[in-house]
Molecule: transfer RNA
Organism: marine eukaryotic metagenome
RNA sequence: CCUGUAGCUCAACGGGAUAGAGUAUCGGCCUUCUAAGCCGAGGGUUGAAGGUUCGAGUCCUUCCAGGC
Numbered sequence: 001c002c003u004g005u006a007g008c009u010c011a012a013c014g015g016g017a018u019a020g021a022g023u024a025u026c027g028g029c030c031u032u033c034u035a036a037g038c039c040g041a042g043g044g045u046u047g048a049a050g051g052u053u054c055g056a057g058u059c060c061u062u063c064c065a066g067g068c
Stems, first nucleotide, its partner, number of pairs: 001067004007023004016054001025041005047063005
């Protein structure tokens, strides 16, 4: 100096309303069976604690972990 968001890989572009996608897992359809394909479901105290603000994943401070 950079990074930290779902089990994993990543979005959310300068603060705006219910935090999403792929993959994986589970269920269903299809198939003689499996795989593939299609549909659906569950899964997140956004590393921790404070602060600013009507409102914070996003801004500020400290700390923690990882990388250079």